The RNA shown here (transfer RNA) has 72 nucleotides and comes from Nitrosopumilus sp. Its Rfam family is "tRNA". Gene Ontology term of the family: triplet codon-amino acid adaptor activity. By type it is a transfer RNA. It was read from a public genome assembly.
[in-house]
RNA sequence: GGGCCGGUGGUUUAGGGGUAGAAUGCUUCGUUCGCAACGAAGAUGUCGAGGGUUCGAUUCCCUCCCGGUCCA
Numbered sequence: 001g002g003g004c005c006g007g008u009g010g011u012u013u014a015g016g017g018g019u020a021g022a023a024u025g026c027u028u029c030g031u032u033c034g035c036a037a038c039g040a041a042g043a044u045g046u047c048g049a050g051g052g053u054u055c056g057a058u059u060c061c062c063u064c065c066c067g068g069u070c071c072a
Stems, first nucleotide, its partner, number of pairs: 001071007010024004018055001026042005048064005
């Protein structure tokens, strides 16, 4: 330098044009000797950046950045 894969709550990740989900963690409440365990409720996401297409983009297209991997 080129090919391919990936970037989504604090963490690990699913999803793939029409309000972004789960697990775990966090907060509050209940129970308890107990900040454990269990149960209930709740908050948390510029979907890597910029541009294009579209009524509408996290999703499709282009460029760039970062990580992984293969080739040279």